[in-house]
RNA sequence: GGGCGAGUAGCUCAGUGGGAGAGCGCAUGCUUCACACGCAUGAGGUCGCAGGUUCGAAACCCGCCUCGCCCACCA
Numbered sequence: 001g002g003g004c005g006a007g008u009a010g011c012u013c014a015g016u017g018g019g020a021g022a023g024c025g026c027a028u029g030c031u032u033c034a035c036a037c038g039c040a041u042g043a044g045g046u047c048g049c050a051g052g053u054u055c056g057a058a059a060c061c062c063g064c065c066u067c068g069c070c071c072a073c074c075a
Base pairs, nucleotide, nucleotide: 001071002070003069004068005067006066007065010024011023012022013021018055026042027041028040029039030038048064049063051061052060
C1' cells in the first nucleotide's frame, strides 16, 4: 500500500429504511431478623466521525478514524 470483517447502554451483543432494544451489571422499592435468591420499577445512548441519498438513515452511498485477520513491498 491492497482486500475482508468489526465499531450500538458500564460489559457481551441483537436490530438491514419508519417504536433504539435484550442479557448481565447499577440504583430504588417489596420480600427477610439480616443477607442472598426472587419480584417490580427506574436511570443510563451525539448508534466511531463528517458529508450525501431519502418524506424519513443505526441500516443505503462516499470519505476519514480505531481495532482484528490476510496479502504485497521494504529491511

Transfer RNA from an Armatimonadota bacterium, 75 nucleotides, folded computationally. RNAcentral holds the sequence, with entries from ENA. Rfam family: tRNA. Rfam links the family to the GO term triplet codon-amino acid adaptor activity. Rfam describes the family as follows. Transfer RNA (tRNA) molecules are approximately 80 nucleotides in length.